Predicted 3D model of a 73-nucleotide RNA (transfer RNA) from a Pyrinomonadaceae bacterium.
[in-house]
Formats: sequence, C1' cells, structure tokens
RNA sequence: GCUCGCUUAGCUCAGUUGGUAGAGCACACGCUUCACACGCGUGGGGUCGUAGGUUCGAGUCCUACAGCGAGCA
Repeated sequence: GCUCGCUUAGCUCAGUUGGUAGAGCACACGCUUCACACGCGUGGGGUCGUAGGUUCGAGUCCUACAGCGAGCA
C1' cells in the first nucleotide's frame, strides 16, 4: 500500500426482511439472614465509533473518516 472483518449499557455480546434498542455479568434498592454470602424481585444506566447520504422511517442500506484485528504484498 491492497483486501476482508469488527465498533451497540461499566464489561462480554444479541438485535431476523428497515418499523418502540435487549440479555447475561456488574451496580443501586428491596425480600430473605443475627449478619454476610447465595438465591429471588425491582430499578438506574445508550448520540448504536464520527460525519454525511437514501428513506415516511436507519443499530440495520450507501459513502467518507477514525480505532482495533486478520490476510496479502
């Protein structure tokens, strides 16, 4: 330099054919316990990497850029 993949909650990751953004863990609170842990329940937490475009509507499609990874030279 070229090609390909990935980027979504604090972490690990889902998200179907474009139609209200989710799970587990973690965190807070409650129940339970003499207390802690475990367990159960509830809750908070998101510019979906950045900027544009297409569309009535974009996490999803298109373009550029950035970061990370792999392959080729």
Model confidence (mean pLDDT): 82 of 100.
The source organism's lineage runs through Bacteria, Pseudomonadati, Blastocatellia, Blastocatellales and Pyrinomonadaceae.
The sequence is in RNAcentral, with records from ENA and MGnify.
Rfam family: tRNA. The family's RNA type in Rfam is transfer RNA.